A computed fold for a 346-nucleotide part of an RNA from an uncultured bacterium, annotated as small-subunit ribosomal RNA, central domain. The prediction has a mean pLDDT of 90. Rfam family: Bacterial small subunit ribosomal RNA.
Context: one part of a larger RNA
RNA sequence: UUGGGCGUAAAGGGCGCGUAGGCGGCUAUGUAAGUCUGGCGUGAAAGGCGGGAGCUUAACUCCUGGAUUGCGUUAGAAACUGUGUAGCUGGAGUCAUGGAGGGGGAGUUGGAAUUCCUGGUGUAGGGGUGAAAUCUGUAGAUAUCAGGAAGAACACCGGUGGCGAAGGCGAACUUCCAGCCGAUGACUGACGCUGAGGCGCGAAAGUGCGGGGAGCAAACAGGAUUAGAUACCCUGGUAGUCCGCACUAUAAACGAUGUGCACUAGGUGUUGGGCCGAGCGGCUCAGUGCCGGAGCGAACGCGAUAAGUGCACCGCCUGGGGAGUAUGCCCGCAAGGGUGAAACUC
Numbered sequence: 001u002u003g004g005g006c007g008u009a010a011a012g013g014g015c016g017c018g019u020a021g022g023c024g025g026c027u028a029u030g031u032a033a034g035u036c037u038g039g040c041g042u043g044a045a046a047g048g049c050g051g052g053a054g055c056u057u058a059a060c061u062c063c064u065g066g067a068u069u070g071c072g073u074u075a076g077a078a079a080c081u082g083u084g085u086a087g088c089u090g091g092a093g094u095c096a097u098g099g100a101g102g103g104g105g106a107g108u109u110g111g112a113a114u115u116c117c118u119g120g121u122g123u124a125g126g127g128g129u130g131a132a133a134u135c136u137g138u139a140g141a142u143a144u145c146a147g148g149a150a151g152a153a154c155a156c157c158g159g160u161g162g163c164g165a166a167g168g169c170g171a172a173c174u175u176c177c178a179g180c181c182g183a184u185g186a187c188u189g190a191c192g193c194u195g196a197g198g199c200g201c202g203a204a205a206g207u208g209c210g211g212g213g214a215g216c217a218a219a220c221a222g223g224a225u226u227a228g229a230u231a232c233c234c235u236g237g238u239a240g241u242c243c244g245c246a247c248u249a250u251a252a253a254c255g256a257u258g259u260g261c262a263c264u265a266g267g268u269g270u271u272g273g274g275c276c277g278a279g280c281g282g283c284u285c286a287g288u289g290c291c292g293g294a295g296c297g298a299a300c301g302c303g304a305u306a307a308g309u310g311c312a313c314c315g316c317c318u319g320g321g322g323a324g325u326a327u328g329c330c331c332g333c334a335a336g337g338g339u340g341a342a343a344c345u346c
Base pairs, nucleotide, nucleotide: 003318004317005316006315007300008299012314014201015200016199017198021194022193023192025088026087027086028085029084030083031082033081034080035077036076037075038074039073040072041071042070049065050064051063052062053061054060091191092188093187094186095185096184097182098181099180103177104176105175106174107173108172109171110154114150115149116148117147118146119145120144121143125136126135162169163168206247207246208245209244210243211242215241216240220236221235222234223233258313259312260311261310262309263308266291267290268289269288270287271286272285273284274283275282276281295302296301319346320345321344328339329338330337331336
């Protein structure tokens, strides 16, 4: 465990695909399992409940009614649910057609910057800070010019903008794959929604093997600061950051708001389509913002992108600490992850 809840008080699973299950559009007709009505049987008695009677009253006892909400059986009803049959097109989908996109994979190419190397010019500083020092430089640095090498990231465009289920995605071009939107016509004919388990994807850090390593930079070293300074600042600097393959499976994985459908005032931007219009502009579909009405809300606020009004299904919560700990089990190479208490205490 009823009930009440889940934006911020405890509480939406990180996200998707989907199994079982739950739920499911319109019409006609059959059936009668659920459902409804009647009859019959049973539902022991006592007790309890209503009415009455007997002991002087009561307790107690007796009579009677009703109840026993149920089960079985039988006769019927057919609105709803289920189920069978036949159909429908509004839900869902397919094809044709047009469109936008940093959606994903692979390959090729480019410029700016940085560091390093070689050479030229050139001379005493450079660098760094609150101030310094460590550091670097007459073995010629910094600066500047030319050439070369490497790795990583792609200024401007850039947006309150786009795409993706989420994580996330930003130079250009080529190619492969996938999703989405509009409009019109044809087609399938409920094929749908949700989804316990399950499976897949999943930032950063981390792990294994092999590469790569410019810049940055945990650890570490030194210089400062300080009472101290295992920090903040500075000079260095290794893992790592990058690539391939394989693990890990976590996050303030956030809109702290599960998914789907329907309904419910407006105003104003913006992205991609369509329609009308000479233009100004208007209508409409799909997104993305702001303001706001009713309503909701403890308030903050939400308000057609709902936290409004309803339905379907899943997940989750039930005082704080102990504790996301212990234990068991499962997963992992490990780090650790998943599941997840109690004593005690306030």